Model confidence (mean pLDDT): 80 of 100. The RNA shown here (transfer RNA) has 83 nucleotides and comes from a Candidatus Hodarchaeales archaeon. The sequence is in RNAcentral, with records from ENA.
RNA sequence: GUCGGGAUAUCCAAGCCCGGUAUGGAGCCAGCCUGCUAAGUUGGUGCUCUUUGAGCUCGGGGGUUCAAAUCCCCCUCCCGACG
Numbered sequence: 001g002u003c004g005g006g007a008u009a010u011c012c013a014a015g016c017c018c019g020g021u022a023u024g025g026a027g028c029c030a031g032c033c034u035g036c037u038a039a040g041u042u043g044g045u046g047c048u049c050u051u052u053g054a055g056c057u058c059g060g061g062g063g064u065u066c067a068a069a070u071c072c073c074c075c076u077c078c079c080g081a082c083g
Stems, first nucleotide, its partner, number of pairs: 001082007010026004020066001027045006046056004059075005
């Protein structure tokens, strides 16, 4: 230099092809259970704010669209192959 794979909430992954509510597990927090713990079970768990709610978020930026994690362009980083 060329080509391929990858980057999604604290962590691991699905979702991308074929645009339409940010999904599952682990971990963590709280309740129940227990003499206490573990296990089990129920609920919560990205960020911000003026918190019965609203807005924003999928490596970064831009574009297309009523609507983008998903399509298009540029860039950064990681892994691999070839030269």